This is a predicted structure of a 73-nucleotide RNA (transfer RNA) from Spirulina sp. CS-785/01.
RNA sequence: GGCUCUGUAGCUCAGGGGUUAGAGCAGGGGACUCAUAAGCCUCGUGUCGUGUGUUCAAAUCACACCAGAGCCA
Numbered sequence: 001g002g003c004u005c006u007g008u009a010g011c012u013c014a015g016g017g018g019u020u021a022g023a024g025c026a027g028g029g030g031a032c033u034c035a036u037a038a039g040c041c042u043c044g045u046g047u048c049g050u051g052u053g054u055u056c057a058a059a060u061c062a063c064a065c066c067a068g069a070g071c072c073a
Base pairs, nucleotide, nucleotide: 001072002071003070004069005068006067007066010025011024012023013022018056027043028042029041030040049065050064051063052062053061
């Protein structure tokens, strides 16, 4: 340098055009307890990597760029 893949919550990941984007873990709060832990109840204001386009509508499609991984040279 070329090709392919990945980028969504603090972490690990779902969701792949249609109202208000989700789960597990972590974390906050509550109740319980003499107290702590465990268990129970509850809590998400997330530039969906950035920009531009396509569309009535974009996390989702296209292009460029940024970052990371792999393969080839």

Rfam family: tRNA. Rfam's curators write: Transfer RNA (tRNA) molecules are approximately 80 nucleotides in length. The family's RNA type in Rfam is transfer RNA. NCBI's taxonomy places the organism under Bacteria, Bacillati, Cyanobacteriota, Cyanophyceae, Spirulina. Model confidence (mean pLDDT): 81 of 100.